Molecule: SAM riboswitch aptamer (S box leader)
Organism: Geobacteraceae bacterium
RNA sequence: UUCUUAUCGUGAGCGACGGAGGGACUGGCCCUGUGAUGUCGCGGCAACCCCCCGAAAGGGGAAGGUGCCAAAUCCUGCGGAAUUUCGAGAUUCCGGGAGAUAAGAA
Numbered sequence: 001u002u003c004u005u006a007u008c009g010u011g012a013g014c015g016a017c018g019g020a021g022g023g024a025c026u027g028g029c030c031c032u033g034u035g036a037u038g039u040c041g042c043g044g045c046a047a048c049c050c051c052c053c054g055a056a057a058g059g060g061g062a063a064g065g066u067g068c069c070a071a072a073u074c075c076u077g078c079g080g081a082a083u084u085u086c087g088a089g090a091u092u093c094c095g096g097g098a099g100a101u102a103a104g105a106a
Stems, first nucleotide, its partner, number of pairs: 001106008013042005021031003025077001027075002043069003048065002050061004073098001078095007
């Protein structure tokens, strides 16, 4: 990097450094000198791997490997349905796509 499978409306922030952008991309809408993004330290959340009980279903744990700690993956994009509208459009729902993370494989 690619593939497969699973999950993605829960949860969890302080400090130091630094100094202008950031939220993957599009369009929105937001965050940000009351200091963002990032790096580091400490803290925390969760429970994929992991550990224990169990035939399984399931239950419990958190030492270790990852992950995560603004907003639903912030919303959205492609297809369809319903409602509303003269229409443009708006709202809701279903499926898909894209993305993220884990585990496994190449």